Notes: This is a predicted structure of a 147-nucleotide part of an RNA (small-subunit ribosomal RNA, 3' minor domain) from Lactobacillus delbrueckii subsp. delbrueckii DSM 20074 = JCM 1012.
Context: one part of a larger RNA
RNA sequence: CACCGCCCGUCACACCAUGGAAGUCUGCAAUGCCCAAAGUCGGUGAGAUAACCUUUAUAGGAGUCAGCCGCCUAAGGCAGGGCAGAUGACUGGGGUGAAGUCGUAACAAGGUAGCCGUAGGAGAACCUGCGGCUGGAUCACCUCCUU
Numbered sequence: 001c002a003c004c005g006c007c008c009g010u011c012a013c014a015c016c017a018u019g020g021a022a023g024u025c026u027g028c029a030a031u032g033c034c035c036a037a038a039g040u041c042g043g044u045g046a047g048a049u050a051a052c053c054u055u056u057a058u059a060g061g062a063g064u065c066a067g068c069c070g071c072c073u074a075a076g077g078c079a080g081g082g083c084a085g086a087u088g089a090c091u092g093g094g095g096u097g098a099a100g101u102c103g104u105a106a107c108a109a110g111g112u113a114g115c116c117g118u119a120g121g122a123g124a125a126c127c128u129g130c131g132g133c134u135g136g137a138u139c140a141c142c143u144c145c146u147u
Stems, first nucleotide, its partner, number of pairs: 003110001005107001008103002011100001013097004018092003023087006031079004039072001041070004047065003052061003113134009
């Protein structure tokens, strides 16, 4: 490359990441209950017992030990929740991609001025109502300034 311009959205195709989702799987830290090894501690201790005490001896006492009971408790089991991750039919939009489809919404008064808010409607850009703004063109009038 300047209106044979620019440009908007739906739809179609490809790829990318992502939200939702019945669920499924995995992990983490705890909670409640059940069971409870070893061990410390506490109790008991009719059984055992060299050192200490009494005793001529036997024996008795103290202490200690086995055994038994209890508290705490690792691991394990059960239950319902919490957190995190992965996956998930289907589904929602988003991004990107020279030459796909439909229209033409915006940019000139863009051919119904545009835009903002709001409500309703519609294949799509959008359309309609109400209120607001000028970042609207044109025409006319008023005020002021300059010539």

It was read from a public genome assembly. Its Rfam family is "Bacterial small subunit ribosomal RNA". Its family is annotated with structural constituent of ribosome and ribosome in the Gene Ontology.